């Protein structure tokens, strides 16, 4: 100096399912009842799978063992919007390998 199948970063893309339901705060309308919206808050039913973690297995190695999914499970986490979100795709940094 080249560089990635490894990690880190920075941009853009990014699905799925109750804006359910009683309570309880706080604000508005109202003489009052009632009634709207809100909550990072207590439940209860009812979902989702793509932080994460677990499970089984095609498959794969250096074959004792071991690495293994987007599958299954829903512990976690989601379930308007915001957050987040595996993957993707561009750029940058660098192991380990090459000259």
């Nucleotide at each position: 100096g080249c560089g990635u199948c490894u990690u880190u970063c920075g941009c853009g893309g990014g699905a799925g399912a109750g804006a359910c339901u009683g309570g309880c705060c706080c604000g508005g309308u109202u003489c009052a009842g009632a009634u709207c919206g809100g909550g990072a808050u207590c439940g209860g039913c009812g979902c989702c799978g793509a932080a994460g973690g677990a499970g089984c297995a095609a498959c794969c190695g250096c074959c004792c063992c071991g690495g293994a999914a987007a599958c299954u499970c829903u512990c976690a986490g989601g379930c308007a919007a915001a957050c987040g979100g595996a993957c993707c795709g561009c750029g940058a940094a660098c192991a380990g390998g090459c000259a």

Predicted 3D model of a 99-nucleotide RNA (Glycine riboswitch aptamer) from Erythrobacter ani. The prediction has a mean pLDDT of 75. It was read from a public genome assembly, where an Rfam model found it.